[in-house]
The prediction has a mean pLDDT of 77. Two RNAs folded together computationally: RNase P RNA and transfer RNA, 425 nucleotides in total. It holds a member of the Rfam family "Bacterial RNase P class A". It is annotated as a ribozyme.

RNA sequence: GGAGCAAGUUGGGCGAUCGCUGCAUUUUUAUGUAGAGGAAGGUCCGGACUCCUAGAACAAGGGUGACGGCUAACGGCCGUACGCAAUAGGUCAUCAUAGAUGUCUGAAGGCGAUGAAUAGGGCCACAGAGACGAGGAAGUAUUUGUUCGCAAAUACAGAUGUGAAACGGGCAACCUCCACCUGGAGCAACACCAAGUAGGCAUGUGUACGGUUAAUUACUGAAAGGUCUGUUCGGCUGAGCAUGCGGGUAGGUGGCUAGAGCUUGUCAGUAAUGGUAAGCCAAGAUGGAUGAUCGCACAGAAUCUGAGAAAGAUUUGGACAGAAUCCGGCCUACAGACUUGCUUCGCAC
RNA sequence: GGGGGAUUAGCUCAGUUGGUAGAGCAGCGGACUCUUAAUCCGUUUGUCGCGAGUUCGACCCUCGCAUCCCCCACCA
Numbered sequence: 001g002g003a004g005c006a007a008g009u010u011g012g013g014c015g016a017u018c019g020c021u022g023c024a025u026u027u028u029u030a031u032g033u034a035g036a037g038g039a040a041g042g043u044c045c046g047g048a049c050u051c052c053u054a055g056a057a058c059a060a061g062g063g064u065g066a067c068g069g070c071u072a073a074c075g076g077c078c079g080u081a082c083g084c085a086a087u088a089g090g091u092c093a094u095c096a097u098a099g100a101u102g103u104c105u106g107a108a109g110g111c112g113a114u115g116a117a118u119a120g121g122g123c124c125a126c127a128g129a130g131a132c133g134a135g136g137a138a139g140u141a142u143u144u145g146u147u148c149g150c151a152a153a154u155a156c157a158g159a160u161g162u163g164a165a166a167c168g169g170g171c172a173a174c175c176u177c178c179a180c181c182u183g184g185a186g187c188a189a190c191a192c193c194a195a196g197u198a199g200g201c202a203u204g205u206g207u208a209c210g211g212u213u214a215a216u217u218a219c220u221g222a223a224a225g226g227u228c229u230g231u232u233c234g235g236c237u238g239a240g241c242a243u244g245c246g247g248g249u250a251g252g253u254g255g256c257u258a259g260a261g262c263u264u265g266u267c268a269g270u271a272a273u274g275g276u277a278a279g280c281c282a283a284g285a286u287g288g289a290u291g292a293u294c295g296c297a298c299a300g301a302a303u304c305u306g307a308g309a310a311a312g313a314u315u316u317g318g319a320c321a322g323a324a325u326c327c328g329g330c331c332u333a334c335a336g337a338c339u340u341g342c343u344u345c346g347c348a349c
Numbered sequence: 350g351g352g353g354g355a356u357u358a359g360c361u362c363a364g365u366u367g368g369u370a371g372a373g374c375a376g377c378g379g380a381c382u383c384u385u386a387a388u389c390c391g392u393u394u395g396u397c398g399c400g401a402g403u404u405c406g407a408c409c410c411u412c413g414c415a416u417c418c419c420c421c422a423c424c425a
Stems, first nucleotide, its partner, number of pairs: 001345010013296006020035006037320001041331002044329005049186004055233004061182005066080005081114001082112003089105002092102004115177002120175002122171003132168001139156007190254004200245006209221004225237003247424003261280008298318001300316006350421007359374004368405001376392005398414005
């Protein structure tokens, strides 16, 4: 220097004017300040948080699966082992000008839902004699029979043929077994305030029995039942409950953003990650803000001038996409620019 | 914002222990008819939405993506 591979960063800058949302100050006007992402996306996993009585044990259902580690947790991440396929390159052979084909190898790197098939059940189409407790097509040898074409019986070895696979097995992304994890719903959760209506109709199911009291539609005990998907215990409830139709409101506040937080340094560790010190506070909308216009410069693209390069002019022009309770991942989309590392080849020293 | 479901011929839909994918209507050709319709006979139609994986083999099992559809406010 060429080629290949992997990882990371950025993904528009500055200024002016007019607007939008939050917060602070202010009597109003107004002023100051903050204002999208690496994926905010898909909603595929895992958590925080809230409610369901959410408490225990077993079962059922669901999920994960090499080994070790990290983590709040995970199907995520890191390291190691094993397996699979391939490229560049190398080697040899053939044809041979370049080069092509094949053999044996083979780098960085890539991919892997990677427990168990001797616990058991099931499946392995077509083809093939035979598809998983073997069987006997073709072949060879011997014997017997024979119409001399061959047929029958016995024995042999193991692949000629079929097929993905031929007695060796394969499939658990079929059931299952083993180990481990696992209750459900989701911020339209949930809590509070306000307004308003017909606190109505239908269907289904249910309301045992006591005590207090002079008595009751009051208070209270408690069985069946109901509730938590099945069972047992425990808790609550115990006269209403469930479904559908109809009626009213389309308001406000909290939850809501200071957090498994960010930046820099340092220590431990191969790494993921963790400890520690200092500093910092950075959207919170709800008919849903985060924008529009203009100017300047910069990547990039096209055209023209130019023999070409350089240079100049004109035009165009910056991807994917946009918060909605919040985090950790995965997956998917992404024009362009930049950086680093690894392997290999060539050249020079 | 959250939850659930579907995708197979032109249309409406079937299709399971994983083994060459079907029905009805529609279309095309023929018969019948003077002609058309109806009827009868024959026949075609497929990237099973797309891309990967498991497997000898995938509409079917697993994962990812795309498109479409449905449900969910509060009060009494």